[in-house]
RNA sequence: GGGUCAGUAGCUCAGUGGUAGAGCAGGCGUCUUAUAAGCGCCAGGUCGGAGGUCCGAUCCCUCCCUGGCCCA
Repeated sequence: GGGUCAGUAGCUCAGUGGUAGAGCAGGCGUCUUAUAAGCGCCAGGUCGGAGGUCCGAUCCCUCCCUGGCCCA
């Protein structure tokens, strides 16, 4: 330099056009003599950035950034 895959909550990941969720982690409650586990609730997100398409974009298109793999 070329190709390809990925980037979403603190972490690991879903979500393939209609205003974003789960598990773990965190806080509170419940249970227990107490702790852990279990159960319930709460909080936590400019969906990597900028444009474009569309009535509407995390999702489709273009460019850029970051990382993994392959080729040279």